[in-house]
Context: one part of a larger RNA
C1' cells in the first nucleotide's frame, strides 16, 4: 500500500450480494435432523363410512361383520454406506499429476434364455410365566416376493476332459370364446424374479514423480529382503503360515523428532517468489475413547451390534440408558463467531405403478456495518458579510453564502393501492400411433381444461404528505495534508520513528479554525 472468517473504540440512515466458534475433536437438557412400501404377507389396534343387532330421549349410546376407505404393532422388500458434520489422526495405507493389471459393481441401458412342481417352520396372535424397569422365557396356531429342497440348464462354474455342479416368486390391470367347485383357469399389458453377456456408473488394488523443519537425530530393519509349497482376498503381494535364503533401506538424508489433513485455489508482488489452505468444489481420515466383527452389492457402519474404559443418568440395588465433529440451542473456554425460525412451493435425494410420505439437504426468513457494491442525509438563490463564537497591532480579520430569508424538488425511508416472475408437472378430457385376440388396459407423442409459491405487507408500479426521518471519525512539530489562543510548567501527559513538557509549547489537556475519509473513522493482530 493491499489484504481479513478478524477483535477493539467512538459513531451509525436505507438496500443488494456474500460470510458468520479460528478458542475446549471440551461437556451436553430439550425438539427435530430415514424413512417408505397394504400393487409382498398374515391380519384389524385406532379414525372414517357400509351392513347388521340391542337400547330408547327418533337421531344418539352401546355392540356385531375387515364388507370399503384405510391402517398401529408384525413378518418381507427397498433405504438407511447418499445426503449433512469436523479437521483429532495422518510426512505417508494421503494428495497431485501420469500411467498399470490381477478385480468387484445393488439400481440403471442393451442382448439372449428361463420364470414348471412340492415341503417344513417363524413371528404376529392366544394362554401363561419372570423383571421395579430395560426386556425375557414357555406351549399352541398361521401367511408370503421370508426360508428350504425336487425338476429343467441355451450360455454359466468346476474338471484328471471321462465327467460334475448350481436358479427363479410373484402382483397389479384388462378380457372375447372354452372349461369352472363361480373363487377362478386360460389369454394379454406392466412391474417384479431367476441365469448369463456386455456397457455405463461406482469402488478397490499397483507404480513413477512431486509433497514441511531440525544432523544439536547417522545408522535403520527379523515377515525384516526375497523365493518355493499352502491359506486367504472380489482381487495382486509377507497379506498371513511352514521351510530355504542373507538379504532390504541410508550422506540424492534412511531412522528418529517436532510440526501438518492434501489439490483446485486465496491473498501479494511488474514478476519471480513469498505466506495461507476460512466460504465453494475433489480427494482423504474422523464419528465419546480403544478393539472386533455381524449383515449386505456396497461399511469394519456418526444418528446399527458386540466387548473393554473414562463420564453422565435411573434404580425396587437384583440390574439397566446414554453419545450434537447433524441443524437450532444450553454450559464452559475465549478478544471474538447467529434463531430452540417458515416451508417442503422450487431444486435434489429416499420409498412407491401411482397419488403421495419422509427430508434441519435444499429454498427461504430472522440477527451481526462483518465484508464487497449502490443510494441518501437536499436542490438554486441569498451581504445587512446579521447575530454569536475565536483571533485581534483594537482599524478590523475569520466562521461565512454558511446560516436566516425567498424559490424549488421528493430518491430513500413512511402511508395506501395495485402487482410480475419463480409453474413445470402431476392430474382429467380428445385425437394419432405402439402393444394386443381385441375398440378394453397400458405406454408414447400433440391439443384443451383444472389447479399447485415457504418466501410475501416479494421485486415493480403509482398516489399522497413534508426539508420533512438520516454525519460522524481520526489528524494538524518533521516524515505527512492541515495553526493559533488559553490552561499546565520535566507536573500532568503524549509517542509508529526522531523526540515533545524544566513560565509565552503549531508536539501534553481545552477551545476556534484548518486537513483527510466518509455510514463510516481510527486503533491492535496477522501476511506479502
Nucleotide at each position: 500500500g493491499a489484504u481479513u472468517g478478524a477483535a477493539c473504540g467512538c459513531u451509525g440512515g436505507c438496500g443488494g450480494c456474500a460470510u458468520g466458534c479460528c478458542u475446549a475433536a471440551c461437556a451436553c437438557a430439550u425438539g427435530c435432523a430415514a424413512g417408505u412400501c397394504g400393487a409382498a404377507c398374515g391380519g384389524u389396534a385406532a379414525c372414517a363410512g357400509g351392513c347388521g343387532g340391542a337400547g330408547c330421549u327418533u337421531g344418539c349410546u352401546c355392540u356385531g361383520c375387515g364388507c370399503u376407505g384405510a391402517c398401529g404393532a408384525g413378518u418381507g422388500g427397498c433405504g438407511a454406506a447418499c445426503g449433512g458434520g469436523u479437521g483429532a489422526g495422518u510426512a505417508a495405507u494421503g494428495c497431485u499429476u501420469a500411467g498399470g493389471a490381477a478385480u468387484c459393481u445393488g439400481c440403471c441401458c442393451a442382448g439372449u434364455a428361463g420364470c414348471g412342481g412340492g415341503g417344513g417352520a417363524c413371528a404376529a396372535c392366544a394362554a401363561u410365566c419372570g423383571g421395579a424397569a430395560a426386556c425375557g422365557g414357555u406351549u399352541g396356531c398361521u401367511a408370503a416376493u421370508a426360508c428350504c429342497g425336487c425338476a429343467u440348464a441355451c450360455g454359466c462354474c468346476c474338471u484328471a476332459c471321462g465327467g460334475g455342479g448350481g436358479a427363479a416368486a410373484g402382483c397389479a390391470g384388462g378380457g372375447g370364446a372354452u372349461c369352472u367347485u363361480u373363487g377362478g383357469a386360460c389369454c394379454u399389458u406392466g412391474c417384479a424374479c431367476u441365469a448369463u453377456u456386455g456397457g455405463a456408473u461406482g469402488a478397490g488394488c499397483c507404480u513413477a514423480a512431486g509433497u514441511c523443519a531440525g544432523a544439536u537425530u547417522a545408522g535403520c530393519u527379523u515377515g525384516u529382503u526375497g523365493g518355493u509349497g499352502g491359506g486367504g482376498u472380489a482381487a495382486u503381494g509377507g497379506c498371513c503360515u511352514a521351510c530355504c535364503u542373507a538379504g532390504g533401506c541410508a550422506a540424492c538424508g534412511a531412522u528418529c523428532u517436532g510440526u501438518a489433513g492434501c489439490u483446485g485455489g486465496u491473498c501479494u508482488g511488474a514478476g519471480a517468489g513469498g505466506a495461507c489452505g476460512g466460504u465453494c468444489a475433489g480427494c482423504c481420515a474422523c464419528a465419546c475413547u480403544g478393539g472386533a466383527a455381524c449383515u449386505g452389492a456396497g461399511a469394519c457402519a456418526c444418528g446399527g451390534u458386540c466387548c473393554a474404559g473414562a463420564c453422565u443418568c435411573c434404580u425396587a440395588c437384583g440390574g439397566g440408558a446414554g453419545g450434537c465433529a447433524g441443524c437450532a440451542g444450553u454450559g464452559g473456554g475465549g478478544a471474538a463467531u447467529a434463531u430452540u425460525g417458515c416451508a417442503c412451493a422450487a431444486u435434489g435425494g429416499g420409498c412407491g405403478c401411482a397419488a403421495g410420505c419422509c427430508u434441519g439437504a435444499u429454498g427461504c426468513a430472522g440477527c451481526a456495518a462483518u465484508g464487497c457494491c449502490g443510494c441518501g442525509u437536499g436542490u438554486g438563490u441569498g451581504a445587512a458579510g446579521a447575530a454569536g463564537g475565536c483571533c485581534u497591532g483594537c482599524g478590523g480579520g475569520u466562521u461565512g453564502u454558511a446560516a436566516a430569508g425567498c424559490a424549488c424538488u421528493u430518491u430513500c425511508a413512511g402511508u395506501a393501492a395495485g402487482g410480475a416472475g419463480g409453474a413445470a408437472a402431476a392430474c382429467u378430457c380428445c385425437a394419432a400411433g405402439a402393444a394386443u385376440a381385441a375398440u378394453a388396459c397400458u405406454c408414447u407423442u400433440g391439443g384443451g381444461g383444472c389447479u399447485u409459491g415457504a418466501c410475501g405487507u416479494u421485486a415493480c408500479u403509482u398516489a399522497c404528505a413534508g426539508a420533512a426521518g438520516a454525519a460522524g471519525c481520526a489528524c494538524c512539530g518533521g516524515c505527512u495534508a492541515a495553526c493559533u489562543c488559553c490552561g499546565u510548567g520535566c507536573c500532568a501527559g503524549c509517542a509508529g520513528c526522531c523526540g515533545c513538557g524544566g513560565u509565552a509549547a503549531u508536539a501534553c489537556g481545552g477551545a476556534g479554525g484548518g486537513u483527510g475519509c466518509g455510514a463510516g473513522c481510527g486503533u491492535u493482530a496477522a501476511u506479502c
The prediction has a mean pLDDT of 87. Small-subunit ribosomal RNA, 5' domain from an uncultured marine bacterium, 528 nucleotides, folded computationally. It matches the Rfam family "Bacterial small subunit ribosomal RNA". The RNAcentral record of the full RNA draws on ENA and SILVA.